[in-house]
RNA sequence: GUGCGGCUAGCUCAGUGGUAGAGCGUCGGAUUGUGGUUCCGAUGGUCGCGGGUUCGAACCCCGUGUCGCACC
Numbered sequence: 001g002u003g004c005g006g007c008u009a010g011c012u013c014a015g016u017g018g019u020a021g022a023g024c025g026u027c028g029g030a031u032u033g034u035g036g037u038u039c040c041g042a043u044g045g046u047c048g049c050g051g052g053u054u055c056g057a058a059c060c061c062c063g064u065g066u067c068g069c070a071c072c
Stems, first nucleotide, its partner, number of pairs: 001071007010024004018055001025043006048064005
């Protein structure tokens, strides 16, 4: 330099055009002699960034940042 892949909640990851989810975590409560376990409730995201297409974009298109892989 060329091509490909990843980027979504504090963490690990789903989500292939129609209001963005799970598990773990955190906070509160119940239970317990205390803690843990278990149960209930709550808490959470400019979807890497900037544009475009569309009635509507995490998703499609263009550019760009970063990490990784392959080739040269």
The RNA shown here (transfer RNA) has 72 nucleotides and comes from a Candidatus Kuenenbacteria bacterium.
Rfam family: tRNA. Rfam classes the family as a transfer RNA. From the family's description: Transfer RNA (tRNA) molecules are approximately 80 nucleotides in length.